[in-house]
Context: one part of a larger RNA
Molecule: large-subunit ribosomal RNA, domain II
Organism: Ignavibacteria bacterium
RNA sequence: GCCAACGAGUUACUCGUAUGUUGCUGGUUAAGCUUCUUUGAAGCGGAACCACAGCGAAAGCAAGUCCGAAACGGGCGAUUUAUAGUAACAUGCGGUAGACGCGAAACCGUGUGAUCUACCCUUGGCCAGGAUGAAGUCCCGGUAAUACGGGAUGGAGGUCCGAACUAUUGUGGGUUGAAAACCGCUUGGAUGAGCUGAGGGUAGGAGCGAAAGACCAAUCAAACACGGAGAUAGCUCGUACUCCCCGAAAUAGCUUUAGGGCUAGCCUCGGGAUAUAGUGUACAGGAGGUAGAGCACUAAAUGGGCUAGGGCCGUCACAACGGUACCAAACCCAAAUAAACUCCGAAUUCCUGUUAUAUCUUUCCCGGGAGUCAGGCAGUGGGGGAUAAGCUUCAUUGCCGAGAGGGGAAUAACCCAGACCACCAAUUAAGGUCCCCAAGUUUAUGUUAACAGACUAAGGAUGUUAGGUUGCUAUGACAACUAGGAUGUUGGCUUAGAAGCAGCCACUCAUUUAAAGAGUGCGUAAUAGCUCACUAGUCAAGCGACUUAGCGCCGAUAAUACUCGGGACUUAAACAUAACACCGAAAUUGUGGUAUCCGUAAGGAUAGGUAGGGGAGCAUUCUAUCAGCGACGUGAAAACACCGAUCAGGCUUCGGCUUGAGGAAGGUGCCCGGCGACGGGUGCUGGAGUUGAUAGAAACGAAAAUGUUGGC
Numbered sequence: 001g002c003c004a005a006c007g008a009g010u011u012a013c014u015c016g017u018a019u020g021u022u023g024c025u026g027g028u029u030a031a032g033c034u035u036c037u038u039u040g041a042a043g044c045g046g047a048a049c050c051a052c053a054g055c056g057a058a059a060g061c062a063a064g065u066c067c068g069a070a071a072c073g074g075g076c077g078a079u080u081u082a083u084a085g086u087a088a089c090a091u092g093c094g095g096u097a098g099a100c101g102c103g104a105a106a107c108c109g110u111g112u113g114a115u116c117u118a119c120c121c122u123u124g125g126c127c128a129g130g131a132u133g134a135a136g137u138c139c140c141g142g143u144a145a146u147a148c149g150g151g152a153u154g155g156a157g158g159u160c161c162g163a164a165c166u167a168u169u170g171u172g173g174g175u176u177g178a179a180a181a182c183c184g185c186u187u188g189g190a191u192g193a194g195c196u197g198a199g200g201g202u203a204g205g206a207g208c209g210a211a212a213g214a215c216c217a218a219u220c221a222a223a224c225a226c227g228g229a230g231a232u233a234g235c236u237c238g239u240a241c242u243c244c245c246c247g248a249a250a251u252a253g254c255u256u257u258a259g260g261g262c263u264a265g266c267c268u269c270g271g272g273a274u275a276u277a278g279u280g281u282a283c284a285g286g287a288g289g290u291a292g293a294g295c296a297c298u299a300a301a302u303g304g305g306c307u308a309g310g311g312c313c314g315u316c317a318c319a320a321c322g323g324u325a326c327c328a329a330a331c332c333c334a335a336a337u338a339a340a341c342u343c344c345g346a347a348u349u350c351c352u353g354u355u356a357u358a359u360c361u362u363u364c365c366c367g368g369g370a371g372u373c374a375g376g377c378a379g380u381g382g383g384g385g386a387u388a389a390g391c392u393u394c395a396u397u398g399c400c401g402a403g404a405g406g407g408g409a410a411u412a413a414c415c416c417a418g419a420c421c422a423c424c425a426a427u428u429a430a431g432g433u434c435c436c437c438a439a440g441u442u443u444a445u446g447u448u449a450a451c452a453g454a455c456u457a458a459g460g461a462u463g464u465u466a467g468g469u470u471g472c473u474a475u476g477a478c479a480a481c482u483a484g485g486a487u488g489u490u491g492g493c494u495u496a497g498a499a500g501c502a503g504c505c506a507c508u509c510a511u512u513u514a515a516a517g518a519g520u521g522c523g524u525a526a527u528a529g530c531u532c533a534c535u536a537g538u539c540a541a542g543c544g545a546c547u548u549a550g551c552g553c554c555g556a557u558a559a560u561a562c563u564c565g566g567g568a569c570u571u572a573a574a575c576a577u578a579a580c581a582c583c584g585a586a587a588u589u590g591u592g593g594u595a596u597c598c599g600u601a602a603g604g605a606u607a608g609g610u611a612g613g614g615g616a617g618c619a620u621u622c623u624a625u626c627a628g629c630g631a632c633g634u635g636a637a638a639a640c641a642c643c644g645a646u647c648a649g650g651c652u653u654c655g656g657c658u659u660g661a662g663g664a665a666g667g668u669g670c671c672c673g674g675c676g677a678c679g680g681g682u683g684c685u686g687g688a689g690u691u692g693a694u695a696g697a698a699a700c701g702a703a704a705a706u707g708u709u710g711g712c
Stems, first nucleotide, its partner, number of pairs: 001712006011097003015094010026050003032044005054061002064076004100238002103235001107228006118202009127192001129161003132157001136153006165189003170185004204220001207215001241617006251264005265372002267369007277362001278359005283353005292344001293342002298338002302334004307328001309327002311324005375400010405416003420593004425589003431583003434567003440580001442579006453569001459554002463551010480538005486511003491505003517532001521530002594607005618701001620698010633642001646661006666685008
């Protein structure tokens, strides 16, 4: 992992409540007793309970009562037209119990453990070999004597090297291992706080610990076994047949509350109310201070004017006066800002209406049962954030949630559209119509040349198309070519120099001219030189400047090939405008069928669905009553029928005769019925029990629980 079996809303109660059925109208008996056809029936039994009267905390009073001094007033009752309870059973839900099932970590009690391991006690055992050479002693030297020195001897040490032994440093392997701690190499200690055998001791909030919360039998921040015990679990997981009807919520308030609850909201079922109910639209009458706008208030704020006050400067012995390209209140003009400004002010919205119209109970009340309290995305209006987020928090609408189908390449939420069932029928929606791929290589007119379409901005550019304004132009424009582009003068100043062209100055003048600047740029040390403006000629018809719009270009950087889904497409298969066809869904229509609700009928409407509510059924086991089926072959037995019926074969004078067969549950192939759970028939198998109807009762339905047990 698969298969099989088992596996979760049960049972009890003088308990509560609602609904249904039945009995009585006040209802019912409990314990107990008696009888009998004796493990259940009948009868007796009125104790007791509920109802019949309430109010008050109560004493108590009573159709009233309580508060109170009260005759006031009020609360709860009674009265009146509306007004029934009680008992049993069944079902829904609740209560108390383990209370739908499985699941803790833990807590407490009583015991069992130191054969592992920690430490201790008693008594034993073990440590190859080698090295070093303390004290002491002896001898010699030495001293006044010590001291001291040398040589021997000696054999100390938590001494050294290194086996056994013990430990386990590093590394390789192993890691469903050979092994629930090992193997190889390497390494520490190895006469000591050494290692080790046997016997004994210390016990669970206790022991023991050269201390790591280590160890206390593969278990330790409190062992193990049994018990309290089905501890508790606002948590996780699981919770088993079918069909039909309706169908949510992820919000508010409160909560030691925030992933839990309670009440309300929203769903469902039953009962009641039936129009002046509800809802949409239109109309009419109201409410409002948002969007926008505005500056009349509040606040902020720009420029100018006017002008208090202040600063600065000047006059001045003081007082005071004058000036002001400084700051500036108030006022005036212009322009203009605001969620917490408003002289104004929509759309939408909300309220009201014995109005109209549409819908036709969608509404409201009472009662039983819920679930929901993590929501999400998109559009719009706001707050927070950075006018960031698949961000967060409100409001509002839609969708997903609980919604299938078509489109969007794929893709909960976007676009279209709400799936009762069947159909090899039709029309459309969004979106499409060259091929993949159903349908136009459709029509007309333009645009784009960028592989643009098929990612982006500021910004940049004689891309291109269509407009607008304006200038020049056959008295010849624009471009090109030919020629000229001069003189006073090297203008003045400055300067080493400054001659059109370093810089400064200037009414920058004047002359000759077709025209030519006291000079547009290059150039020189300064000149020179080249060139431009300007002019003539040649040529010949349009040429410039600004601006608006369309489509393009650059800007443009991500790791295998590119961001049209791909192929591929360029007077498109791109873009714009217009037009006509067609395709395209579970939409709509058609034909047939099913169910629910409404309706006398004809007929009509409805039938996506999670949590959840309601309804109707199927299957399993057992019980009661009634009724059945079933092989054994001749009898006392396993179904009472013995001879017919049926099936197959043979014979036949078609009248019959004769021989053989006869099968419960279950399994399996096929067929039929039912929307379905399932039911029935038949062939084969099987070999002994079993079925139907009507009721009743449940240990009553498995694919899931890292489910349990067994098998593979």